[in-house]
This record gives sequence, C1' cells and structure tokens, in this order.
RNA sequence: GUGCCCGUAGCUCAGCUGGGAGAGCGCCACCUUGACGCGGUGGAGGUCACAGGUUCGAGCCCUGUCGGGCACACCA
Repeated sequence: GUGCCCGUAGCUCAGCUGGGAGAGCGCCACCUUGACGCGGUGGAGGUCACAGGUUCGAGCCCUGUCGGGCACACCA
C1' cells in the first nucleotide's frame, strides 16, 4: 500500500426484516447480618468511534475519516 473483519454503558458483548437502545458483571441506595460477604428489591450510567448522505424514520443502508485486528504485497 491492497483486501477483509471489528468499534454500542466502567468491562465483556447482544441488538433479528430500518421504527421500544439492552443483557451479564461492576457501581450506588435500601432490606437482610453484630459486621462483612452471600442473597433480595430498586436505581444511576449511552454523542451507538467521528463527519456527511439516503429515508417519514438509521446502532443497522451508502460514502469518507480515525482507531484496533487478520491476511497478502513491498522492502532500502
């Protein structure tokens, strides 16, 4: 340099045929306990990498950019 895959909560990830943004773990509060832990109930937390486009409507489709990974190529 070329091709392919990935980027969604603090972490690991799901998100189906374009229409409700989610799970587990973690965090906070309360219950429980002498206390911690376990367990139970509730809650907070999101520029869906960035920008533009298509659409009534985009995490999802299209284009570009950035970052990560893999393969191939080149190599003084």

The RNA shown here (transfer RNA) has 76 nucleotides and comes from Calditerricola yamamurae. It matches the Rfam family "tRNA". Rfam's curators write: Transfer RNA (tRNA) molecules are approximately 80 nucleotides in length. It is annotated as a transfer RNA. Its family is annotated with triplet codon-amino acid adaptor activity in the Gene Ontology. RNAcentral records the identical sequence in 3 taxa. The organism belongs to Calditerricola, within Bacteria.